RNAcentral holds the sequence, with entries from ENA and SILVA. The RNA shown here (small-subunit ribosomal RNA) has 1402 nucleotides and comes from an uncultured bacterium. Its mean pLDDT, the model's own confidence on a scale to 100, is 85. Its Rfam family is "Bacterial small subunit ribosomal RNA". Gene Ontology terms of the family: ribosome and structural constituent of ribosome.
RNA sequence: CCUUAGAGUUUGAUCCUGGCUCAGGAUGAACGCUGGCGGCGUGCUUAACACAUGCAAGUCGAACGAAGAUAUUAAGAAUGAGAGCUUCGGCAGGAAUUUUUUCUAUCUUAGUGGCGGACGGGUGAGUAACGUGUGGGCAACCUGCCCUGCACUGGGGAAUAAUCAUUGGAAACGAUGACUAAUACCGCAUACGGUUCCUGGGAGGCAUCUUCCGGGAAAGAAAGGAUUUAUUCGGUGCAGGAUGGGCCCGCAUCUGAUUAGCUAGUUGGUGAGAUAACAGCCCACCAAGGCGACGAUCAGUAGCCGACCUGAGAGGGUGACCGGCCACAUUGGGACUGAGACACGGCCCAAACUCCUACGGGAGGCAGCAGUGGGGAAUAUUGCACAAUGGGCGAAAGCCUGAUGCAGCAACGCCGCGUGAAGGAAGAAGGGUUUCGGCUCGUAAACUUCUAUCAACAGGGACGAAAGAAAUGACGGUACCUGAAUAAGAAGCCCCGGCUAACUACGUGCCAGCAGCCGCGGUAAUACGUAGGGGGCAAGCGUUAUCCGGAUUUACUGGGUGUAAAGGGCGUGUAGGCGGGAAUGCAAGUCAGAUGUGAAAACUCAGGGCUCAACCCUGAGCCUGCAUUUGAAACUGUGUUUCUUGAGUGCUGGAGAGGCAAUCGGAAUUCCGUGUGUAGCGGUGAAAUGCGUAGAUAUACGGAGGAACACCAGUGGCGAAGGCGGAUUGCUGGACAGUAACUGACGCUGAGGCGCGAAAGCGUGGGGAGCAAACAGGAUUAGAUACCCUGGUAGUCCACGCCGUAAACGAUGAUCACCAGGUGUCGGUGGGUAUGGACCCAUCGGUGCCGCAGCAAACGCAGUAAGUGAUCCACCUGGGGAGUACGUUCGCAAGAAUGAAACUCAAAGGAAUUGACGGGGACCCGCACAAGCGGUGGAGCAUGUGGUUUAAUUCGAAGCAACGCGAAGAACCUUACCAAGUCUUGACAUCCCGUUGACGAGUGAGUAACGUCACUUUCCCUUCGGGGCAAUGGAGACAGGUGGUGCAUGGUUGUCGUCAGCUCGUGUCGUGAGAUGUUGGGUUAAGUCCCGCAACGAGCGCAACCCCUAUUCUUAGUAGCCAGCGAGUAAAGUCGGGCACUCUAAGGAGACUGCCGGGGACAACCCGGAGGAAGGCGGGGAUGACGUCAAAUCAUCAUGCCCCUUAUGGGCUGGGCUACACACGUGCUACAAUGGCGCCGACAAAGGGAGGCGAAGCGGCGACGCGGAGCAAACCCCAGAAACGGCGCCCCAGUUCGGAUUGCAGCCUGCAACUCGGCUGCAUGAAGCCGGAAUCGCUAGUAAUCGCGGAUCAGAACGCCGCGGUGAAUACGUUCCCGGGUCUUGCACACACCGCCCGUCA
Repeated sequence: CCUUAGAGUUUGAUCCUGGCUCAGGAUGAACGCUGGCGGCGUGCUUAACACAUGCAAGUCGAACGAAGAUAUUAAGAAUGAGAGCUUCGGCAGGAAUUUUUUCUAUCUUAGUGGCGGACGGGUGAGUAACGUGUGGGCAACCUGCCCUGCACUGGGGAAUAAUCAUUGGAAACGAUGACUAAUACCGCAUACGGUUCCUGGGAGGCAUCUUCCGGGAAAGAAAGGAUUUAUUCGGUGCAGGAUGGGCCCGCAUCUGAUUAGCUAGUUGGUGAGAUAACAGCCCACCAAGGCGACGAUCAGUAGCCGACCUGAGAGGGUGACCGGCCACAUUGGGACUGAGACACGGCCCAAACUCCUACGGGAGGCAGCAGUGGGGAAUAUUGCACAAUGGGCGAAAGCCUGAUGCAGCAACGCCGCGUGAAGGAAGAAGGGUUUCGGCUCGUAAACUUCUAUCAACAGGGACGAAAGAAAUGACGGUACCUGAAUAAGAAGCCCCGGCUAACUACGUGCCAGCAGCCGCGGUAAUACGUAGGGGGCAAGCGUUAUCCGGAUUUACUGGGUGUAAAGGGCGUGUAGGCGGGAAUGCAAGUCAGAUGUGAAAACUCAGGGCUCAACCCUGAGCCUGCAUUUGAAACUGUGUUUCUUGAGUGCUGGAGAGGCAAUCGGAAUUCCGUGUGUAGCGGUGAAAUGCGUAGAUAUACGGAGGAACACCAGUGGCGAAGGCGGAUUGCUGGACAGUAACUGACGCUGAGGCGCGAAAGCGUGGGGAGCAAACAGGAUUAGAUACCCUGGUAGUCCACGCCGUAAACGAUGAUCACCAGGUGUCGGUGGGUAUGGACCCAUCGGUGCCGCAGCAAACGCAGUAAGUGAUCCACCUGGGGAGUACGUUCGCAAGAAUGAAACUCAAAGGAAUUGACGGGGACCCGCACAAGCGGUGGAGCAUGUGGUUUAAUUCGAAGCAACGCGAAGAACCUUACCAAGUCUUGACAUCCCGUUGACGAGUGAGUAACGUCACUUUCCCUUCGGGGCAAUGGAGACAGGUGGUGCAUGGUUGUCGUCAGCUCGUGUCGUGAGAUGUUGGGUUAAGUCCCGCAACGAGCGCAACCCCUAUUCUUAGUAGCCAGCGAGUAAAGUCGGGCACUCUAAGGAGACUGCCGGGGACAACCCGGAGGAAGGCGGGGAUGACGUCAAAUCAUCAUGCCCCUUAUGGGCUGGGCUACACACGUGCUACAAUGGCGCCGACAAAGGGAGGCGAAGCGGCGACGCGGAGCAAACCCCAGAAACGGCGCCCCAGUUCGGAUUGCAGCCUGCAACUCGGCUGCAUGAAGCCGGAAUCGCUAGUAAUCGCGGAUCAGAACGCCGCGGUGAAUACGUUCCCGGGUCUUGCACACACCGCCCGUCA
């Protein structure tokens, strides 16, 4: 100076632990879709699999002989052109050609010889190693070519390839004979150095030794070539340098202990050998060593490093390209040559493979560059050039160089550029969407103007190439520059539920599919597919794989272990680790300085070069390391001296179920004997098995035997833990207190080791009373291999020996120190006060409780820490698989110890919170039970439902909370269902056009009916243009749907429940969910009220306010009433009159624990009493908190979406909803005498009435009919109340009970009573004699019982809704059943016990 990011997912919610997953970066990558250009890089990660073909190492003729070629000199031979001469026969001449020899020059090169093929290039198989890295050592070594210096380079010799000849073989390759050269080879001479041996002296060093100056002896070198004649290139010896190598050492270098022992050349010595050199490197002999828990040996994996990726760093991962080292060259082995190899393109042998072959033999090695096959998800051209850089050879020219420089292919990576820029709203067309208004794609496009980077064309055209001039470029006519012209040629990929930037529509319907994690999809999917839109990146974008990060999730930095995973069962002690005070020395650790090294490249910074960048260059930093050296001395270490406080010893003292052994004791159980005694005992929830008349149980006495030790006894004591309990004795361990005599750090911890170690179990031998696995029987139960009962064997006991585990727990390792208090208790000691027990203070040790700070996720811990520090050990790293398998050790066995993986899940878990739940607790309530009364369940009928049937039996409702429910009323209608026939802008609404003047009503025809047809009658306003209205015809928008979805909804309703609860604000507490308030003590019907309280207030509920009813008053008095007065009737408030009473309907009063007594806390309130019509809410109704049940309803209504549109719409006739082997619910009527029947007699309330109620009167046995008074009602009518009372009959029976069913005859409503109405009369007279298991209602004017009315309605109630009459019984009480409330407790439940979950089977 720089630097550190999180999120999703366990739960109803919370905090924590903990795993999984994601966002980032990276890659020699691959795959999918897409693809314009350039620069710089990179490109078989797999089969170190096999390889066709070409090339990759040659060069030197200035080492040498030889061969060949060309030119040349000279000579010879052969042929002999043109021109010339000619006697035409030829001649001379000799061009040119061929050939032989020779001179000279140049070139080529098979061989001999020299140097180089040990470099360069490839690969990573092997290797866990002195292989690599780093730092040292060699006084134990070598080094061709190169540099420097010194000294030489004299004189001889014998061969051999090539070649020639002969010859073998198919070939590869030879064989024999003859010739020859050298810088090839070998002697001889010489020897400055050097080597070896003997020897004298000096100096130095870490031992062996090294070095210098000497003396003597011995052996040992060489090569020449070229030329311009003066040099040069060589050669030999020695010394030094440089370079390159060899060997040795310290440190570092993966995993496994389910690899613990390994080693005979092994370890060392002596001697000889080998090597450039040390060394068991090799050999002989001698000794018995060497390595290993600081991990030997073995097994697995792997080339190592600079570096690369990641990371804040520390680390973790990797070892492609580039660079250093190593190893390898088909596999294995071996040496030769050489300075250097045990040698990629050398040799030999063996093996595998391939090829050739005449079958006798031969040839080969791409892990060099290209290339081929194969493998694989996957990786390139059989290119150009030696121009540059570098290498080999050469004196040089030069040759060679798949090193290298370039080009080609590939988006494989990094970097750069482009695909246009500005203007442009009628916000075009079109697409998408829509609430139909719009919104959006969108200045986007079109259009106008401008520009030309890339690509394309044309012209020019490099640097790289050197110095003295010339020549020399693969790349390449490339880079670059210039010019003209054209927006023309150049955008995709992924994503859009959260994490995570980005949303709608349609399709699909737990299907198709998606998915990194959580998770989406079952008809309204922002999560699938498509489209539009949007977001991100961009010539790329995604996916997959791998690494680091996030992950403090192996924690050195930087974690934990009471309950989440995790303290060893306990001790003792080895190694190891750590360790008190003082003084002094050393300097290993430590700190500081200097020096060397830490290659280059890389990285960081600065500067520079390619237009920029990537890339490249230069400089600096860095390389945190190692080594050497100089110093410091506080701390650690180490040596010495010393101290006493840690530790130990001694002495004194008391406490204790500490251990071991022996002995003794009483109570109890059982058994045995005897006695007494009789029918049971025993056992259980209840029983039974069992025992007992052969005498049990019970009881008394005596005896036997084994085991265990009541009371004392106590969160008392002791012990390391396990554990230890009658008494006495003996032996023995430890702790504690006091004292301060002794030692003088002797300490702490403790991997392995050793020992101890409950119960059960095992072995041997005893013992055996009780108890009691196994086992037997009896019960319980669906079963009951259990719980309960009766028996009962191992075992439990003793001795000896094993086992070695437990929830061996304080789920808390050991030791030391420090850090508020309070209060018990056990064992000591000191002091004080008192002395009759005793008490107080202080202190040491043990053992408990509460509590502060602190800690902790919380619970909690808190001087006995889970606090603050120190030391050491053990252990943990998601759940399951699994403490399992295999291996090993131990064990007689049982088994113990150690201890995985595959696979699988996204959690598993801890603590706490709120609910729900409990065959948990406490308190309380409710016709919840109990106490009662009456029913249902049995019968017949009615009604609803299921089921079945049917053309249809329309649909809905489904535990309570569906089932006389929607439906307050299905013959048609209703009606939604079925069958037949019928209509298509429609039965209904709005808009447009045409026609008409109607519509309607009436009549007629026709039809099963609707539809249809004909006839008659007949509009309004007007400014006279027309308009309104209506009908009809037409086209299309649309109508219509009781079609679907109540799990898309509104509204309404049920239910818990008229239960007493449900919440909020502020404050406070808690990390938080949450708590508090709202809990507690009382009280209430009540979260009603009072008191208390970190709470104080408030809201919705409760209560009250509203209605009816019970008393009374006031007002009013008709249609109500009639006490008194009058009139009057057969009777009658009938009339006058009155409003007192009843009543009606308005308004008041009254009840408030107001008063008294008692209780209670002086409260709230409760109990009793007075008064009162009514008393503690007087009775009833209306009124239903937050919410629960995806409760009910799309068929009341409304409504989103989907569906139908000559039909799923409309209308019509007939049928169906009324079916009927059956099952259930709700009712009615009964079964009779508290009754039935007949006659007579009495008393209500509340209602209804005009398409109505319908009186009197008459007819009918009756239903009813005729009739029509009165009444829109306190007036008239329905209307007779019935139970009841009186009198009479019946006499217990299937009846004078009961009325079903059926027959006949009628009445009423209605177009119409067949399917399918109600009523009446006569006749018929079924089941049924009080109802199994089970179950319902009701607490007072209630139940029960009796009748009356109303809604719906033409008609059709046993249902429903109301009304009054008569009018009970019982409640001890809250144990139990059901439901509910409050508090508390447990919880693995939260879809909340109809939960969760285990096992078996499929």